Predicted 3D model of a 350-nucleotide part of an RNA (small-subunit ribosomal RNA, central domain) from a Campylobacterales bacterium.

Context: one part of a larger RNA
RNA sequence: CUGGGCGUAAAGCGCGUGUAGGCGGUGCUGCAAGUUGGAUGUGAAAUCUCCCGGCUCAACUGGGAGAGGCCGUCCAAAACUGCAGCGCUAGAGUACGACAGAGGGAGGUGGAAUUCCCGGUGUAGUGGUGAAAUGCGUAGAUAUCGGGAGGAACACCAGGUGCGAAAGCGGCCUCCUGGGUCGUUACUGACGCUGAGACGCGAAAGCCAGGGGAGCGAACGGGAUUAGAUACCCCGGUAGUCCUGGCUGUAAACGAUGCAGACUAGGUGUUUGGGAGGUAAAACUCUUGAGUGCCGAAGCAAACGCGGUAAGUCUGCCGCCUGGGAAGUACGGUCGCAAGGCUAAAACUC
Numbered sequence: 001c002u003g004g005g006c007g008u009a010a011a012g013c014g015c016g017u018g019u020a021g022g023c024g025g026u027g028c029u030g031c032a033a034g035u036u037g038g039a040u041g042u043g044a045a046a047u048c049u050c051c052c053g054g055c056u057c058a059a060c061u062g063g064g065a066g067a068g069g070c071c072g073u074c075c076a077a078a079a080c081u082g083c084a085g086c087g088c089u090a091g092a093g094u095a096c097g098a099c100a101g102a103g104g105g106a107g108g109u110g111g112a113a114u115u116c117c118c119g120g121u122g123u124a125g126u127g128g129u130g131a132a133a134u135g136c137g138u139a140g141a142u143a144u145c146g147g148g149a150g151g152a153a154c155a156c157c158a159g160g161u162g163c164g165a166a167a168g169c170g171g172c173c174u175c176c177u178g179g180g181u182c183g184u185u186a187c188u189g190a191c192g193c194u195g196a197g198a199c200g201c202g203a204a205a206g207c208c209a210g211g212g213g214a215g216c217g218a219a220c221g222g223g224a225u226u227a228g229a230u231a232c233c234c235c236g237g238u239a240g241u242c243c244u245g246g247c248u249g250u251a252a253a254c255g256a257u258g259c260a261g262a263c264u265a266g267g268u269g270u271u272u273g274g275g276a277g278g279u280a281a282a283a284c285u286c287u288u289g290a291g292u293g294c295c296g297a298a299g300c301a302a303a304c305g306c307g308g309u310a311a312g313u314c315u316g317c318c319g320c321c322u323g324g325g326a327a328g329u330a331c332g333g334u335c336g337c338a339a340g341g342c343u344a345a346a347a348c349u350c
Stems, first nucleotide, its partner, number of pairs: 004321003007304002012318001014201004021194003025088007033081002035077007048066007091191001092188004096183004103177007110154001115149007125136002162169002206247006215241002220236004258317006266295012299306002323350003332343004
């Protein structure tokens, strides 16, 4: 390179926006770059195929003919691709009306609970465990009542519920704001898909500066357990967990399944729209979208399983894989304050 692959065997970038590039709906007209046909030039020798000959044969070799790829020129064709022009509306988008939602940001606010502080009642224990002990408590604890402070998280509702590109998002109210779905016509007229680089977002932990600190709690101290116990259990407890600004850029970042489009039996839940019937209003029935589950035809699959939310049948584009270990390491480069990230070998070995 050809070919084959990527749910679990090696393999889908954590996710998005988008540049170049690749790819691109439908009708007509033109051009003729690609394309197709013909002609012609070229296509050295050797090699290759065929024929004839020379070494006793063959290999080898001499002569002749032919073929072939690439390329140039001319003529022709116009289906397909391309280019140009004029159209179209089924893709895409806009307007209008309606709807659902823990989508995002900021500010405010509420109750329950834990802890601490003050005061009242009250007295000897309490706490903890498999059992204990460390701990706390006569300087009055635990328990109980009242008051106060502060931080963090929002029971029930709550649901395989919803929203978001992913990470993720859950008390209530207000403001600002993104996206989505449905409906009717109207409008634009291919404006599209993908996307190397690039740019942005990105849980937790971690880092820098400044705050905050109730509970929890790496490290650490103590008590147990044990042969030991650098653990599991218990009593404490610092970073951290929280907020603001900045950095880091990773994950079993998972559906271990890239994005977009088309096509291919059904059945049954659920969320949220539209239409028809039905009702006083509902319920309910039928139907049509968008989402989210389960079961399954065909088909696929090594099996497990997938099955209109495909892992089926196809198209476009991107990413990635190529035996195990050494190794996601070394070296180099680059990014980072650091921790480290990204890129990424070989010797050797099985």
Notes: Its Rfam family is "Bacterial small subunit ribosomal RNA". Its family is annotated with ribosome and structural constituent of ribosome in the Gene Ontology.